[in-house]
Background:
Model confidence (mean pLDDT): 76 of 100. The RNA shown here (Lysine riboswitch aptamer) has 191 nucleotides and comes from a bovine gut metagenome. The sequence is in RNAcentral, with records from MGnify. Rfam family: Lysine riboswitch aptamer. Rfam links the family to the GO term lysine biosynthetic process.
RNA sequence: UGAUAGAGGCGCGGCUGACAGGAGUACCCCGGGCGACGGACAGGGAUCCGCGGGGGAAAGGGGAAGCUGCCGAGGCGACAGAAGAGUUCCUGAUCUUCUGCCUGCCGGGCCGCGGGACAAUAUCCCGCGGACUGUCGCACAGAGCGUCACGGUCAUUGCGGCCGAUGUCAUUCCUGUGCGGAGAGCUGUCG
Numbered sequence: 001u002g003a004u005a006g007a008g009g010c011g012c013g014g015c016u017g018a019c020a021g022g023a024g025u026a027c028c029c030c031g032g033g034c035g036a037c038g039g040a041c042a043g044g045g046a047u048c049c050g051c052g053g054g055g056g057a058a059a060g061g062g063g064a065a066g067c068u069g070c071c072g073a074g075g076c077g078a079c080a081g082a083a084g085a086g087u088u089c090c091u092g093a094u095c096u097u098c099u100g101c102c103u104g105c106c107g108g109g110c111c112g113c114g115g116g117a118c119a120a121u122a123u124c125c126c127g128c129g130g131a132c133u134g135u136c137g138c139a140c141a142g143a144g145c146g147u148c149a150c151g152g153u154c155a156u157u158g159c160g161g162c163c164g165a166u167g168u169c170a171u172u173c174c175u176g177u178g179c180g181g182a183g184a185g186c187u188g189u190c191g
C1' cells in the first nucleotide's frame, strides 16, 4: 500500500405484523344559530366550521414475534434536482418525501437535562452532561488463563489441540491503573 476475512453488543437498518393508540376525532345525516365574535400557516376574496341528536373512519408514527441485509452498520447536516402538503383562487412563507452529492459531523449503547417533529409522557432527531463499554497509543505496576522448555494426553506423515504449573523469560504477549486519540479507525491472512 492493495485485496480478503473478522471484532465491539439491550450493536445498526429493512420487511411482515396480532395489538394498543389515533378517537367517539375527521367526516356523513337530521335539527338549530349567524355575520356578533372566533377559527382555517399569513394577507385579500369566497366557502366552510363553532350548538344539540344519530351514525362513525383512516393514515403517518408505535408495536410482541418472525424473517432479512449488515459493522460508517446507520443517523444527521449543507448543496442540487424532482414530486407533494395543508377548504378554494392569487401572492408569500413554511414543511414533507425521494434521488444525487461531500474524506462535512458522530466509535457504540444507556441515563439525565434542554429543544424539535408528532394526537401523544410512545417513538424518532439534534445539542449538552454523566458514568459504562470496545479499540489503538503513551506511562506506571504486576508476574499471569502469556512465552519457551518439561511431563501427561488426543490425533497424526507432519504441522497441531488440551491438561498440569516443575523450571525459565520479562521493552514481546497477558492483567490492572491513569491519560489521550478517533471508524478515513482496529485485528488476522495473503500479495
Base pairs, nucleotide, nucleotide: 001191002190003189004188005187006186009071011070012069013068014067015066016065019062027055028054029053030052031051037050038049039048040047041092042091043090044089045088046087074106075105076104077102079100080099081098082097083096084095085094107133108132110130111129112128113127114126115125116124117123135181136180137179138178139177140176141175142174144173146169148167149166150164151163152162153161154160
The model forms 96% of the base pairs in the Rfam consensus.